About this RNA:
The RNA shown here (c-di-GMP-I-GGC riboswitch aptamer) has 83 nucleotides.

């Protein structure tokens, strides 16, 4: 530098359940494992979700909210293989 094995040391933890916060999406904690080689960190670009407040008054519109386990990008990193 490139790569990720049926290896090894470890790591994370979807759905679901309970508690708790929130208007919601969703977050957090515990349990639990579908998966993950960045499923570590950052909402920077796109996407998606929500719509309290605001606008409209009628269907709605709108992110300033959320998602990095949707994709891209940036930063950092364990073990190993090859050169």
């Nucleotide at each position: 530098a490139u790569c990720g094995a049926u290896a090894a040391a470890g790591g994370c933890a979807a759905a679901c359940u309970u508690g708790c916060c929130g208007a919601a999406a969703g977050a957090c904690a515990a349990g639990g494992a579908c998966g993950c080689a960045a499923a570590g960190c950052c909402a920077c670009g796109g996407g998606u979700c929500u719509a309290a407040a605001g606008c409209a008054u009628u269907c709605g519109c709108u992110a300033u909210g959320a998602u990095c386990g949707c994709c891209g990008g940036g930063c950092u990193g364990c073990c190993g293989a090859u050169g």